[in-house]
RNA sequence: GAACGAACGCUGGCGGCAGGCCUAACACAUGCAAGUCGAACGAUGCCUUGGGCUUCGGCUCAAUGGAGACUGGCGCACGGGUGAGUAACGCGUGGGAAUCUGCCUUGGGGUGGGGAAUAACCGCUGGAAACGGCGGCUAAUACCGCAUACGCCUUAAGAGGGAAAGCUCCGGCGCCCUAAGAUCGAGUGCCCUGGGAGGAGCCCGCGUCCGAUUAGCUUGUUGGUGGGGUAAAGGCCUACCAAGGCUGCGAUCGGUAGCUGGUCUGAGAGGAUGAUCAGCCACACUGGGACUGAGACACGGCCCAGACUCCUACGGGAGGCAGCAGUGGGGAAUAUUGGACAAUGGGCGCAAGCCUGAUCCAGCCAUGCCGCGUGAGUGAAGAAGGCCUUAGGGUUGUAAAGCUCUUUCACCCGUGAAGAUGAUGACGGUAGCGGGAGAAGAAGCCCCGGCUAACUCCGUGCCAGCAGCCGCGGUAAUACGGAGGGGGCGAGCGUUGUUCGGAAUUACUGGGCGUAAAGGGCGCGUAGGCGGCGCGACAAGUUAGGCGUGAAAGCCCCGGGCUCAACCUGGGAACUGCGCUGGAUACUGAUUUGCUAGAGACCGGGAGAGGCGAGUGGAAUAUCCAGUGUAGAGGUGAAAUUCGGUAGAUAUUGGGGAAGAACACCGGUGGCGAAGGCGGCACUCGGUCCGGCACUGACGCUGAGGCGCGAAAGCGUGGGGAGCAAACAGGAUUAGAUCCCCUGGUAGUCCACGCCGUAAACGAUGUGUGCCAGGCGUUGGGGGGCAAGCCCUCCGGUGUCGCAGCUAACGCAUUAAGUGAACCGCCUGGGGAGUACGGCCGCAAGGUUAAAACUCAAAGGAAUUGACGGGGGCCCGCACAAGCGGUGGAGCAUGUGGUUUAAUUCGAAGCAACGCGCAGAACCUUACCAGCCCUUGACAUGGGUAUCGCGGCUUUCAGAGAUGAUUGCCUUCAGUUCGGCUGGAUACCACACAGGUGCUGCAUGGCUGUCGUCAGCUCGUGUCGUGAGAUGUUGGGUUAAGUCCCGCAACGAGCGCAACCCUCAUCUUCAGUUGCCAUCAGUUUUAGCUGGGCACUCUGGAGAAACUGCCUGUGAUAAGCAGGAGGAAGGCGAGGAUGACGUCAAGUCCUCAUGGCCCUUAUGGGCUGGGCUACACACGUGCUACAAUGGCGGUGACAGUGGGCAGCGACGGAGCGAUCCGUAGCCAAUCCCAAAAAGCCGUCUCAGUUCGGAUUGUACUCUGCAACUCGAGUGCAUGAAGGUGGAAUCGCUAGUAAUCGCGGAUCAGCAUGCCGCGGUGAAUACGUUCCCGGGCCUUGUACACACCGCCCGUCACACCAUGGGAGUUGGUUUUACCCGAAGCUGGUGCGCUAACCCGCAAGGGAAGCAGCCGGCCACGGUAAGGUCAGCGACUGGGGU
Repeated sequence: GAACGAACGCUGGCGGCAGGCCUAACACAUGCAAGUCGAACGAUGCCUUGGGCUUCGGCUCAAUGGAGACUGGCGCACGGGUGAGUAACGCGUGGGAAUCUGCCUUGGGGUGGGGAAUAACCGCUGGAAACGGCGGCUAAUACCGCAUACGCCUUAAGAGGGAAAGCUCCGGCGCCCUAAGAUCGAGUGCCCUGGGAGGAGCCCGCGUCCGAUUAGCUUGUUGGUGGGGUAAAGGCCUACCAAGGCUGCGAUCGGUAGCUGGUCUGAGAGGAUGAUCAGCCACACUGGGACUGAGACACGGCCCAGACUCCUACGGGAGGCAGCAGUGGGGAAUAUUGGACAAUGGGCGCAAGCCUGAUCCAGCCAUGCCGCGUGAGUGAAGAAGGCCUUAGGGUUGUAAAGCUCUUUCACCCGUGAAGAUGAUGACGGUAGCGGGAGAAGAAGCCCCGGCUAACUCCGUGCCAGCAGCCGCGGUAAUACGGAGGGGGCGAGCGUUGUUCGGAAUUACUGGGCGUAAAGGGCGCGUAGGCGGCGCGACAAGUUAGGCGUGAAAGCCCCGGGCUCAACCUGGGAACUGCGCUGGAUACUGAUUUGCUAGAGACCGGGAGAGGCGAGUGGAAUAUCCAGUGUAGAGGUGAAAUUCGGUAGAUAUUGGGGAAGAACACCGGUGGCGAAGGCGGCACUCGGUCCGGCACUGACGCUGAGGCGCGAAAGCGUGGGGAGCAAACAGGAUUAGAUCCCCUGGUAGUCCACGCCGUAAACGAUGUGUGCCAGGCGUUGGGGGGCAAGCCCUCCGGUGUCGCAGCUAACGCAUUAAGUGAACCGCCUGGGGAGUACGGCCGCAAGGUUAAAACUCAAAGGAAUUGACGGGGGCCCGCACAAGCGGUGGAGCAUGUGGUUUAAUUCGAAGCAACGCGCAGAACCUUACCAGCCCUUGACAUGGGUAUCGCGGCUUUCAGAGAUGAUUGCCUUCAGUUCGGCUGGAUACCACACAGGUGCUGCAUGGCUGUCGUCAGCUCGUGUCGUGAGAUGUUGGGUUAAGUCCCGCAACGAGCGCAACCCUCAUCUUCAGUUGCCAUCAGUUUUAGCUGGGCACUCUGGAGAAACUGCCUGUGAUAAGCAGGAGGAAGGCGAGGAUGACGUCAAGUCCUCAUGGCCCUUAUGGGCUGGGCUACACACGUGCUACAAUGGCGGUGACAGUGGGCAGCGACGGAGCGAUCCGUAGCCAAUCCCAAAAAGCCGUCUCAGUUCGGAUUGUACUCUGCAACUCGAGUGCAUGAAGGUGGAAUCGCUAGUAAUCGCGGAUCAGCAUGCCGCGGUGAAUACGUUCCCGGGCCUUGUACACACCGCCCGUCACACCAUGGGAGUUGGUUUUACCCGAAGCUGGUGCGCUAACCCGCAAGGGAAGCAGCCGGCCACGGUAAGGUCAGCGACUGGGGU
């Protein structure tokens, strides 16, 4: 996607055609579904009509009137239903011979003459009923003989046997008669017999589901003979004889199933299916059985058994919807207890006709297919409303309204068929036709993340929900729910189920097996499959043609009929098949006869760890003995266990003995073997290779089953045991160490015999064979050449590289994974599982064969880019190392955690949070807490009204204050067109709104941290690759650097690096005030103070200078590197600024901005007080120390950066001091802060000190509205811990560390923090093994939120399916036996019997019946098995 006998959800106007219990072959109330014939027959009690009689009770006669029974005939075996059973000659198809056939048709012949009964009926009688019993009468187309029998049947060919039925309300004739009847004709029957048609039975070839975890089955079984039986062949049955028959081309068994034409799907081949229609079969409550009949073993017949239901008077009876309706039940689910025989067809009948739930119609149901409608035209103010919005608009949308039309369908009225050939119409007053009214009565369903056509808003917030797969939903959801809009289909639309398709995903068409699933461990070989070259003959396969068949319907084509279509209908084609015939003979086959290229044999050589057996050899090892000899040996990363321990180890000896196992060197990607595998030496056997060839003549290849071989370990029995060595023991290692290491050590390893039968049994590559470039090795053999140790060449093996080709890629590549052909094995998503059960094998271990439930949306291969590795290579960095100084210990400061609290506001969290935001919390700040207040608000914009304000100072009252009320004083907006006109301000009012340090840094912008100042990150074009991607960017050098050079399928380019910028270091030049003072002069206060000057210092503008430029060496002649010269500076001169692509959902919504959400008399605003300063603790960062490189005292030398008017403040004075009083100067190269400090000199002398300064007391100072919580400083007093700091850890490579002081920002005040400045001024770097971080190349990977990854198993909890399981329950089946109904059959038949025969009769015979006996046999029973299923305490593993 298509389809459906469908169902469910929502919805539903009309018509046509079709379809409608797929489930319980479950049970059925009620009605109907098979009768008909009086022209076969008897009777007339009944009804009707008529006649007669009548005592009116009735009786009687007639009817060619009716009806119901009975005898008889035909039918009931058709039609209708269902699919339980059946894997079968059941069905399909094509054939066959040994048959039957009522009615129908066509021939031939006949139809004569007799007889005896019996139902109905009558009487009696049993029973509740159903239903009978006895006696009597009667007819026939009922029954039985006799006669005849052309043809028929039997036959021992002489002969024998066997029939019949009549009827007619047809017509004549006939009749004293209204008659009866005879006879003739006609019609219709009947009997015998031949043929036909149609029907039925039987046999055969081929086809017809799954399972081998069903491999053997079979005794009437297979065949024969005799007999029986049937319509008919036949083990169909029986007796005897033989021992067969079927089966790997799947018997038997188990499961499932009606089969077919067809139907659905598909390009086809196929796959699935078998409703409706049609053919066949089977069945009729279940099982068995026969009877009748032309036909049945019989749906609406019979008998028996069983289950069930019903009736019953309890003694007995009745029943069978899988016919049409209908009921209950089951189920997701499937209709009316309708009309009619008008048509078609069937039964009976001469016919009229009767019967017909077959059939034709109607009813119900959108169940399906088909057709039609729900209006058409116009209509922009693009209405309203809805939705969205960037607020402009967009969209719904010509859609609606409005205007103008139409009337299909439905509705109303009228008319009214065909179907009917003469009559007859259920449908039906239907279809159709005419008329009428009025847009009037008539639209929904699903979807809109991708697949897949169609997008927005709101709600929700991993909730609710969706989902076919992938997957959506955790606050901005095109995926949930609603809405608007859109898409699709449309009286339907979706969902579910099922089938086919896509799926080449079972591959015949049309797949695979080195690594994805998949080559058997290897060989030998059976069946089978396949098979070299030539000639001839055959014609099985093959094939041109012809014939028969392939039912109809259906499909397809061309026509026709319903207005079209669906539907119906005519013709054709097709039905790919099967059979027969027949021409051909290329190929296959079978056959005859040849051939030698395949294969084999023979002859001559060769190489080899090929196999087996019995021998044999030396080295080594351990052990025993002996000698020598002395204290250790052994073992390891280091040790110990161990041996020796003076009783003599280890070591040693051309010492000795005995033992077992393995064979050094040669030895090799070397050889041999089918594989496993094979290694000292010599003997026996096999295979193979080369060369020769005058032999055989396709003898070949493969190989299901089968048989054999088959490493190691393991098992059994018996040996053997040197070394080694599972288990085990001890010692170590370790957190532990059931490991690795060590010391020991038993099975075993070895031999013999027997098992096992598996391995990553691997080349992960089945065997044999043909063909298709090469190069270089090696091995065995042959040939040739020459220069004689090389070259060429052929065959066989074994390697490596590589072309074409193949491959998903990797790779393979004459030893194929290339290209052909042959045969075998194997695969079909992962897990469950190579497991369970069953079978087979095994002593066992176990092997082999081999599932399912359940579960997942993957598992997997190759390659790519990253990341990672206790992988490798190369290289960097205060990374380690080498050094110097710290932290970690103390006290204090500060930040954080924690705790506490009304609150201790918030953020920051490894590096990269923690002296961080905070360049400075007493109030403020301030966001927190408590309390008290305000509500258009502290702030912005807009409207209205009012006032021109307002603002500042001030008084008083209330209050904690905010705030509210109040007094006085000062001031009296701007522009102007002079209009309260404009602007502005204030107050009040109402509403839009303000406001939020409320949330989300995981919605964001911006900014920042970090890797990292690491050297990287990319692009265009080209090339390579199916592709991801690669190349460039890798490689060789070199660099601080992807810096540069060289090479190169790459060539270029961009962002980074570097450089350009700033500062410092040298010099030049310009400019000299506030800076400087060399020269000149002056002054005294001796100070560049003044004049003067700009030389110097300095200041700040502009320049110069450094580039591996020069030399030598090295390197590759390059880039560069090393050294040197010159130079203030040398190889980046030093420092700063500068931070690639990106990473960390890193940080920040509390700087700012901002989406969304939230609050709105509060989460906004104001105020007072408190808190952020708490304190058992823990951590980070610092300061000060522990002292003598020091403390204290004295001395008083030398900087630089900076700052200064609400300021810096000289100087003078006061105070011990902080500081205070007075005030000069300075808006600064001018004045001030300002004293620099380390330094130097003296003293102290190792002590808790003259170290250290915490803490505390007290008295002060300063700032500030205010130092209580909670500031800094000062004096005096106090004088804690601390004696250099465990594990661990930090910084620094030169003007650096260390050490010393100085300044600034913030700031009223507060600095151990931060940002700067200068003074003094080291040590060390061998080196890159290691730790950390990083860069490049390479390698492995099962990682990709990327090793802080992934992931394995036990255990614990829950759920699910499953194996075992003492048993138990049921189904099915087999065997043996028992019982044995009905029926059939055989025997008997003393009881019974009308027809025929004998007989005068009695009676007898023939032929039967009942009964009895036997055989077969359903149901039932007993026993023992097989098999399947359910349940099962407990238990095993498995899955989630």
Small-subunit ribosomal RNA from an uncultured prokaryote, 1440 nucleotides, folded computationally. Its Rfam family is "Bacterial small subunit ribosomal RNA". The sequence is in RNAcentral, with records from ENA.